[in-house]
RNA sequence: GCCUUUAUAGCUCAGUGGUAGAGCAUAUUCUUGGUAAGAAUAAGGUCAUGGGUUCAAUUCUCAUUAAGGGCU
Numbered sequence: 001g002c003c004u005u006u007a008u009a010g011c012u013c014a015g016u017g018g019u020a021g022a023g024c025a026u027a028u029u030c031u032u033g034g035u036a037a038g039a040a041u042a043a044g045g046u047c048a049u050g051g052g053u054u055c056a057a058u059u060c061u062c063a064u065u066a067a068g069g070g071c072u
Stems, first nucleotide, its partner, number of pairs: 001071007010024004018055001026042005048064005
């Protein structure tokens, strides 16, 4: 220098155009004589950034940024 993959909750990851989910973790309550375990509920997301297409974009597309891999 060229090619390619990834970027979503505190962490690990789903989600192939129609208002974003799980597990773990956190908070509250219940249960117990008390703790652990268990149960219920809740909070927590400008979906990396900026454009484009579309009635509508986490999703398609272009560029940028960051991280990883390959070739020279």